The RNA shown here (small-subunit ribosomal RNA) has 1382 nucleotides and comes from an uncultured delta proteobacterium. Its mean pLDDT, the model's own confidence on a scale to 100, is 84. The RNAcentral record of the sequence draws on ENA.
RNA sequence: UGAUUUCAGUGGCAAACGGGUGAGUAACACGUGGGUAAUCUACCCUUAAGAAGGGGAUAACCCCGCGAAAGCGGAGCUAAUACCUUAUAAGACCACAUUCCGAUAACGGAAAGAGGUUAAAGCUCCGAUGUAAAUCGGAGUGCUUAAGGACGAGCCCGCGGCUGAUUAGCUAGUUGGUGAGGUAAUGGCCCACCAAGGCGACGAUCAGUAGCUGGCCUGAAAGGGCGAACAGCCACACUGGAACUGUGACACGGUCCAGACUCCUACGGGAGGCAGCAGUGAGGAAUUUUCCGCAAUGCCCGAGAGGGUGACGGAGCAACGCCGCGUGAAUGAUGAAGACCUUCGGGUUGUAAAGUUCUGUCAGAGGGGAAGAGGCGCUCCGACGUUACGUCGGAGCUGACGGUACCCUCAGAGGAAGUCCCGGCUAACUACGUGCCAGCAGCCGCGGUAAUACGUAGGGGGCAAGCGUUGUUCGGAAUUACUAGGCGUAAAGGGUGUGCAGGUGUCCUGACAAGCCCCGACUGAAAUCCUUCAGCUUAACUGAAGGACUGGUCGGGGAACUAUCAGGAUUGAGUAUAGGAGAGGAAAACGGAAUUCCCGGUGUAGCGGUGAAAUGCGUAGAUAUCGGGAGGAACACCAGUGGCGAAAGCGGUUUUCUGGCCUAAAACUGACGCUGAGACACGAAAGCUAGGGGAGCAAACAGGAUUAGAUACCCUGGUAGUCCUAGCCGUAAACGAUGGACAUUAGGUGUAGGGGCGUAUGCCUCUGUGCCGCAGCUAACGCAUUAAAUGUCCCGCCUGGGGAGUACGGCCGCAAGGUUGAAACUCAAAGGAAUUGACGGGGGCCCGCACAAGCGGUGGAGCAUGUGGUUCAAUUCGACGCAACGCGAAGAACCUUACCUGGGCUUGACAUUCAUCAAGUAGCGACCUGAAAGGGAAGCGACCCGUAAAGUCGGGAAGGUGAACAGGUGCUGCAUGGCUGUCGUCAGCUCGUGUCGUGAGAUGUUGGGUUAAGUCCCGCAACGAGCGCAACCCUUAUCCUUAGUUACUAAUUCCGAUUUAUCGGGAAGAACUCUAAGGAAACUGCCCCAGAUAAUGGGGUGGAAGGUGGGGAUGACGUCAAGUCCUCAUGGCCUUUAUGCCCAGGGCCACACACGUGCUACAAUGGCUAUUACAAAGGGCAGCAAAGCCGCAAGGUGGAGCUAAUCCCAAAAAAAUAGCCUCAGUUCGGAUUGAGGGCUGCAAUUCGUCCUCAUGAAGUCGGAAUCGCUAGUAAUCGCGUAUCAGCCACGACGCGGUGAAUACGUUCCCGGGCCUUGUACACACCGCCCGUCACACUAUGGAAGCCCGUUGUACCAGAAGAGGCCAAUCCAACCCGUAAGG
Repeated sequence: UGAUUUCAGUGGCAAACGGGUGAGUAACACGUGGGUAAUCUACCCUUAAGAAGGGGAUAACCCCGCGAAAGCGGAGCUAAUACCUUAUAAGACCACAUUCCGAUAACGGAAAGAGGUUAAAGCUCCGAUGUAAAUCGGAGUGCUUAAGGACGAGCCCGCGGCUGAUUAGCUAGUUGGUGAGGUAAUGGCCCACCAAGGCGACGAUCAGUAGCUGGCCUGAAAGGGCGAACAGCCACACUGGAACUGUGACACGGUCCAGACUCCUACGGGAGGCAGCAGUGAGGAAUUUUCCGCAAUGCCCGAGAGGGUGACGGAGCAACGCCGCGUGAAUGAUGAAGACCUUCGGGUUGUAAAGUUCUGUCAGAGGGGAAGAGGCGCUCCGACGUUACGUCGGAGCUGACGGUACCCUCAGAGGAAGUCCCGGCUAACUACGUGCCAGCAGCCGCGGUAAUACGUAGGGGGCAAGCGUUGUUCGGAAUUACUAGGCGUAAAGGGUGUGCAGGUGUCCUGACAAGCCCCGACUGAAAUCCUUCAGCUUAACUGAAGGACUGGUCGGGGAACUAUCAGGAUUGAGUAUAGGAGAGGAAAACGGAAUUCCCGGUGUAGCGGUGAAAUGCGUAGAUAUCGGGAGGAACACCAGUGGCGAAAGCGGUUUUCUGGCCUAAAACUGACGCUGAGACACGAAAGCUAGGGGAGCAAACAGGAUUAGAUACCCUGGUAGUCCUAGCCGUAAACGAUGGACAUUAGGUGUAGGGGCGUAUGCCUCUGUGCCGCAGCUAACGCAUUAAAUGUCCCGCCUGGGGAGUACGGCCGCAAGGUUGAAACUCAAAGGAAUUGACGGGGGCCCGCACAAGCGGUGGAGCAUGUGGUUCAAUUCGACGCAACGCGAAGAACCUUACCUGGGCUUGACAUUCAUCAAGUAGCGACCUGAAAGGGAAGCGACCCGUAAAGUCGGGAAGGUGAACAGGUGCUGCAUGGCUGUCGUCAGCUCGUGUCGUGAGAUGUUGGGUUAAGUCCCGCAACGAGCGCAACCCUUAUCCUUAGUUACUAAUUCCGAUUUAUCGGGAAGAACUCUAAGGAAACUGCCCCAGAUAAUGGGGUGGAAGGUGGGGAUGACGUCAAGUCCUCAUGGCCUUUAUGCCCAGGGCCACACACGUGCUACAAUGGCUAUUACAAAGGGCAGCAAAGCCGCAAGGUGGAGCUAAUCCCAAAAAAAUAGCCUCAGUUCGGAUUGAGGGCUGCAAUUCGUCCUCAUGAAGUCGGAAUCGCUAGUAAUCGCGUAUCAGCCACGACGCGGUGAAUACGUUCCCGGGCCUUGUACACACCGCCCGUCACACUAUGGAAGCCCGUUGUACCAGAAGAGGCCAAUCCAACCCGUAAGG
């Protein structure tokens, strides 16, 4: 000195794109279609023209200084495509004027004219000349002006898309005009002045929420929900404000200011903005790597090489989603083993496994190995060529993913299946465990000892590298109903009218073309969606073509309907005319009856009131009665599902004023109509304000009753009020629970007001008002020309129950309150109509010892017995209203016996089977021990069958051992069978077919009579049938026949005895009684009456008996989870040297007490003593037992007779006769206790019964309450039997003797039957259900006040910035000046 790299600077371009987010925004923000003649557009393309001459600065750099830093200041030098000036001026712009075209509110375009203003920049390469500087030529690039294009942007407009009216009025730059300013550009965008406008029920304003769209999810669609990813637009960049630069920003990684926050600091001052990509923290149920690369695509810069790019391309993480693939295939039955179940036979897992034969995806190992790359550029070669670093062709060089996709080889079934469910919905079932526990659950709901619902197992079903849960959206949901719902009673018709807006509206003609229809054009971005092809091995995914995008705008055409305009019509509507009815309304006047009060008369002790009373009134004279008077209110009869009115409502008579309606005839107007959000008016009763009035009635209030209480019902009083005037209130089950109008659709029969028909007890017609009824409708009930039928139009209203017609807010009101009208929270229902039952202090009819009428009891006493309770080692268990409690139990001292204590046994006291053992085995068994059971044990000692016989053979019986098993009065009667009780011997309960009803169901079975009866008769859409009723059976009452011993004895007869009356015995008899077989008889048969001539009833005849003669047996469908596992049987569970079995003793018998059922009594209708009569039905041989004798007696002895019409138990008792007792705790009563006995039994202590003597309790007829019985019954009196050794039996079951009273009647109590009615009950009235209070919890409203957010108005302070003004201060270019300087 030159070149290059890094860093810095000047200049240019970019940085306004790309990337992120959705806070704000309800808006021209977005979508869609238009406008811009009101605009701009850098870079890019095309065209035209130009690019000349000058000038002064400034960064970097150097020097100095300040500051902790960030950074800053001063002096000096320099360049440009930086900056300035001059020239040129086509065009553009400004002002002027002309022509043509187009548009219009202003204007735009084209052509030509004259005046003024305004531009620029160079650089690189090559060649030539020249020493060089430089100049010239060429190429490329850049620059200036203008026109056009493309791209992009600004502004304006029509239409479209959220919620709230408990937001109804909003607006002063607000709306418009004129002028000026500002912008690229229109405009109140801004300003001055002027005018007073503008928006709103078609929802302004306000509040809440929200980015919008293409699209996504769902749905058959219409819709509904959403707005991730991808794409378009908008908005935002810590929060708020502002401008600068620039073509473009009011700018994510620019600036300034303010604020909050974080960081640095020397305390003076500074720095920052992940809603870029990664990453961190926090929050949260939850959301990834601080990766690779610019190789591709794209963007920016650059002439280019190239550079930049967390855009993008890739990889990583997450089953988050979609798609594809694998975890093997074939064969394999004695159907292995295991597991589970089991009816123990078997079944299932299951061809599943094993085994055999194969295959080779994925993973593993080894090897190969892409496409995505086209280029630009560089190197080399070739060709062309205006010879330029030009153009064309060829070769090479370029890959983050990545040694990835893909391919080949190897080995080997090897490494690779889960999850939910199995009660119904809903595909899939058993066992065990558990026992309303643990748990499940989407809804219904499972679980309390047999759980397909919990847990586990086996099995099964579904889906599958996933499965299930949770959350969310749509669907189903016609459950907001546009398509496509309703309103009599389920939620729902406004209390009623008038009527503005709105909606809707008769016939004809013409016009128009907004709606409507057709055709065409443009648009509806791409992606998505659909169809067809194509590319990755397939698919997901992707590409291409077509369709669709149901929409918008413009042009042309059509004219039926709607709208609009014009004209006409009369049937809708109205007016006029002639008649008519009426409690329609308002005002005024008048009338009589009645109540009350006042005065007077008569008159005397009560009146009044009630279920009964009392308060009250009355001797100061009431009530009653007569006469007179006052006052208020209401208007008997007529009076009628009659009339009128819009509804509320209107009722004595007359007058005045007044509204509406109906009929007739058909003159006039000409759609004037209908409905009606808001609005306005009317609107019962009560209530309110002011003033009157006030007789009766009567909230409140007072008193009297009733009652547990009675703030009620009843009674005596009584004030507001009720009445009038004026004004509020504005609600009712204001109901026909039924909005209005018009039209259409079978009838019948009343009634009100009119009209017509030559006259009718008639027919027709209009308008009202009722009933019945067809079609139709309705969930049914019901409605049905007065619709809830069929249609049209308009209004109001509904959307599960409660909270709640409440709260808050608004409006109205004097107040009371009205109107509008939620939510939180909570429930799984609330509701309608009808059905069957049940129930009712609902109705009707009818039964029953149900009441009543009677008789006798219980409840009081003592005792017996059962139960509860208590006690106990145990007091075994069961039964509990009727329908448990003298019950199981027709016999607890042991046994029974199940309980307790103690002692024992263990294949067992008993059954069956198998295995096995054994000859001194089975069996008998002195003796020992013991309470016994049991344990031990000397001795004796076998049997049957087979074989000819025997035996040491075989089998059996019996025995031992072992195994299966036995056993259980252990649990569950709520797992069961069977049996039984009860309603109830009540008259009911059902079925088939038919018919009716959508159905549940009904009918039959109800109705008229009748019966004890669903008994029978008649009727009937029912006809029949079954189980019940009755009858058939037994017994009893009468008679007959047969039979005649053991029963009988009238007549006849014999013998004996005597107390002369009879008794005993025998013959004989078959009459009587009786016995027991068979029959007869009773059936409303006969007569009269009633009744439908029926069923049947009343009276009578005859009869032993009369209306089922008396009694018994006989118990429908069902109810009570009634009773019983302890009679028996039985599922399941539990137990197995014990919960089984044996034995001894004890207990079931306890005893403060409470209850049930009985016995005996309390006495004279009785007790005692003596005497004398009369039954029936039973029982008897391990039995009944006579006579006789003994004992006071129980009993003993005795043994005749009897296996029973023969003998015995056995005496019947009450009764009768005679006597005593004389009203007392007794001559009543007999408990209790003492003593002595008898009997049974192995045994009477706990714990039997009987006898004798003695003792002699309570009790003098029983509170509340309650039971039985209607005739041979009640009452009363004895007798017998079963069980049983005996007996606690006074019980139970039977038998006969004596033998009543009463029933008017069905009101009432209880139970039952039939019909009907109401029901909110159905576990069925012992149902259901309401409110307060107490405690805890939840949600909501109010609350003195306090705090925050948002918003309006007024005022105060006010940064940056923009604009304007001033010009102190500063100033290179340009100008003046020679210069200084200005």